[in-house]
RNA sequence: CGCCUAAUCCCCCCUCGGGGGGAGCGGAGGACGCAGUCGUCCUUGGGGUGAAUCCGGACACCGUCCGGUAGGGCCAGCUCUCAGGUCCGAACCCGUCAACUAACUUCGUCGGCGUUCAAG
Numbered sequence: 001c002g003c004c005u006a007a008u009c010c011c012c013c014c015u016c017g018g019g020g021g022g023a024g025c026g027g028a029g030g031a032c033g034c035a036g037u038c039g040u041c042c043u044u045g046g047g048g049u050g051a052a053u054c055c056g057g058a059c060a061c062c063g064u065c066c067g068g069u070a071g072g073g074c075c076a077g078c079u080c081u082c083a084g085g086u087c088c089g090a091a092c093c094c095g096u097c098a099a100c101u102a103a104c105u106u107c108g109u110c111g112g113c114g115u116u117c118a119a120g
Stems, first nucleotide, its partner, number of pairs: 001114004008023006024109006045097001046094004054068006071088005080120002
C1' cells in the first nucleotide's frame, strides 16, 4: 500500500495494561394488514449468521476422499464494456421457539492474508 469480512473512524477517563461513549457499517427480536400458504404433532423437530447449496462416485463407511454445481471473491485511480485467468463453494450458533413487520427492544464491530502489470 492492497485483499477477504459488517468488522472502520472519532472522543473521554485511566495511565505498561485497561474501561466508557459516539458516528458509520452489520445482525436479531418485534403489530395492524395480507396469504389461507407454510410449519409442527400422527415415524424425520424447527430456526439463524454466512457466497458456502445441491448432485454423483469410491473407500478401510455415520467418517474420509474425488468430480461437478447453485452461489461468492480477486486480477490496484473510479465506472462501464469485453476477453482471459485464478481462488472459495466453509464453519458456527439458538434450544422446542421466532414468516413478513411500523413503533419499539437488543446485539456485533472479530479474525485471516499478500494480488497484478490484457484491451477499449
RNAcentral holds the sequence, with entries from MGnify. A computed fold for a 120-nucleotide RNA from a soil metagenome, annotated as c-di-AMP riboswitch aptamer (ydaO/yuaA leader). It matches the Rfam family "c-di-AMP riboswitch aptamer (ydaO/yuaA leader)". Its family is annotated with regulation of gene expression and cyclic-di-AMP binding in the Gene Ontology. From the family's description: This family represents a conserved RNA structure found upstream of the ydaO and yuaA genes in Bacillus subtilis and related genes in other bacteria.